The RNA shown here (SAM riboswitch aptamer (S box leader)) has 97 nucleotides and comes from a Solirubrobacteraceae bacterium. The coordinates come from a structure-prediction model, not an experiment, and the mean pLDDT is 82. Its Rfam family is "SAM riboswitch aptamer (S box leader)". From the family's description: The SAM riboswitch is found upstream of a number of genes which code for proteins involved in methionine or cysteine biosynthesis in Gram-positive bacteria.
[in-house]
């Protein structure tokens, strides 16, 4: 970031600190001083990347695909992306510019 894949009806919270917000965005509909965002510890979830085995394809570089695990890079832990709509919405991961 006017871009390409891929994936969103599962899953997973407490503390501290703070002091009115928050669910993107629109119309609902919820959350919220019984204490919101936002920061900080510490716990989880999942398994995209990476790393690790197997396999296939390749002369190789490297890919496809299935698999375990969860050290590493990310995400993620109210309600299906809360529900709904939208010129081509968004979110996150990857890659490319």
């Nucleotide at each position: 970031u006017a871009c390409g894949c891929a994936u969103c009806c599962a899953g997973a919270g407490g503390g501290g600190u703070g002091g009115a917000g928050g669910g993107a965005c629109u119309g609902g509909c919820c959350c919220a001083g019984c204490g919101a965002a936002g920061c900080c510890c510490c716990g989880g979830c999942a398994a995209c990347c990476a790393a690790c085995c197997g396999u296939c394809a390749g002369c190789a570089a490297u890919g496809g695909c299935g698999g375990a695990a969860a050290c590493g890079g990310u995400g993620c832990c109210a309600a299906u992306u809360c529900c709904u709509g939208a010129u081509c919405a968004g979110a996150u991961g990857u890659g490319g510019c």